Predicted 3D model of a 72-nucleotide RNA (transfer RNA) from Vicugna pacos. The RNAcentral record of the sequence draws on Rfam. Rfam family: tRNA. By type it is a transfer RNA.
[in-house]
């Protein structure tokens, strides 16, 4: 130097333009002598940053920064 992938909760990931979600984790309460397991309720998100397209963008596009791969 060129191609392509990926960024969404604390951490691993789904998300078909119109409500942001699951499992884990974490709190708080049941529950047990007491812990584990269970169960209920909760908190927790600048959707990676800027710009555009639309009535509307986590989602299309365009440019950036990160980080991974191929190629040279």
């Nucleotide at each position: 130097g060129g191609a392509g992938a990926u960024a969404u909760a604390g951490c691993u990931c789904a998300g078909u333009a119109g409500c942001a979600g699951a499992g884990u984790g974490u709190g708080u309460a049941c529950u047990u002598a007491g812990c584990a397991u269970g169960c209920a309720c909760g908190a927790g998100g600048u959707c990676c940053u800027g710009g555009g397209u639309u009535c509307a963008a986590a989602c299309c596009c365009c440019a950036g920064u990160a980080c991974c791969u191929c190629c040279a």